[in-house]
About this RNA
Transfer RNA from a Planctomycetota bacterium, 74 nucleotides, folded computationally. The sequence was found in a public genome assembly. It matches the Rfam family "tRNA". By type it is a transfer RNA. From the family's description: Transfer RNA (tRNA) molecules are approximately 80 nucleotides in length. The coordinates come from a structure-prediction model, not an experiment, and the mean pLDDT is 80. Taxonomically the source falls in Planctomycetota (Bacteria, Pseudomonadati).

RNA sequence: GGGCCAUUAGCUCAGUUGGUUAGAGCGCUACGUUGACAUCGUAGAGGUCACUCGUUCGAGUCGAGUAUGGCCCA
Numbered sequence: 001g002g003g004c005c006a007u008u009a010g011c012u013c014a015g016u017u018g019g020u021u022a023g024a025g026c027g028c029u030a031c032g033u034u035g036a037c038a039u040c041g042u043a044g045a046g047g048u049c050a051c052u053c054g055u056u057c058g059a060g061u062c063g064a065g066u067a068u069g070g071c072c073c074a
Stems, first nucleotide, its partner, number of pairs: 001073007010026004019057001028044005050066005
């Protein structure tokens, strides 16, 4: 220098043919349970879907560019 892949909650990751409200597990908070802790149960908080632009009636999803990380080639 070139190519490919990934980027979604604090962490690890789903997300179907583009369709109205974005999810799971773990973690966190509160309450219940316990002598206390753990476990378990209930409820809750937590998201500019990496960023910008574009396409579209409508974008996490499609296109272009940028950024970061990883892999391969030179």